[in-house]
Overview:
This is a predicted structure of a 76-nucleotide RNA (transfer RNA) from a Candidatus Acidiferrales bacterium. The coordinates come from a structure-prediction model, not an experiment, and the mean pLDDT is 82. The sequence is in RNAcentral, with records from ENA and MGnify. Rfam family: tRNA. Rfam's curators write: Transfer RNA (tRNA) molecules are approximately 80 nucleotides in length. Rfam classes the family as a transfer RNA.
RNA sequence: GGGCGGUUAGCUCAGCGGUUAGAGCGUCCGGUUUACACCCGGAAGGUCGCGUGUUCAAAUCACGCACUGCCCACCA
Numbered sequence: 001g002g003g004c005g006g007u008u009a010g011c012u013c014a015g016c017g018g019u020u021a022g023a024g025c026g027u028c029c030g031g032u033u034u035a036c037a038c039c040c041g042g043a044a045g046g047u048c049g050c051g052u053g054u055u056c057a058a059a060u061c062a063c064g065c066a067c068u069g070c071c072c073a074c075c076a
Stems, first nucleotide, its partner, number of pairs: 001072007010025004018056001027043005049065005
């Protein structure tokens, strides 16, 4: 340099262009227990990597950029 992926909650990941973006784990609160753990109930937590565009409507489509993984090529 070329090709193919990935970027969504603290972590691991879902998410047909259409209601207010979700799950598990974790955190916090409550229940339970003499107490802790397990278990049960609830809550908080998100500029959906950034920008521009397409559209009545974008996490989702297009383009550019950034970061990252793999493969190939080149130089040494």